[in-house]
RNA sequence: GCCCGCUUAGUUCAAUGGGAGAACGCCAGUUUUACACACUGGAUAUGGGGGUUCAAUUCCCUCAGUGGGUA
Numbered sequence: 001g002c003c004c005g006c007u008u009a010g011u012u013c014a015a016u017g018g019g020a021g022a023a024c025g026c027c028a029g030u031u032u033u034a035c036a037c038a039c040u041g042g043a044u045a046u047g048g049g050g051g052u053u054c055a056a057u058u059c060c061c062u063c064a065g066u067g068g069g070u071a
Stems, first nucleotide, its partner, number of pairs: 001070007010024004018054001026042005047063005
């Protein structure tokens, strides 16, 4: 250089065009003399831009980052 993939919450991952979720973590409350455990509740995310569509995490293009293959 060329080819193929990936980018979603603090972390690891779901979500095959229509309600953005789980676990762990964080915060608050209940409980406890206190801490921990447990229970209840809460905050936080679709890499940037553009296009298609009534509607995009999802489809297309481009840019950036990252991983792999190839000479």
Molecule: transfer RNA
Organism: Paenibacillus sp. FSL R7-0302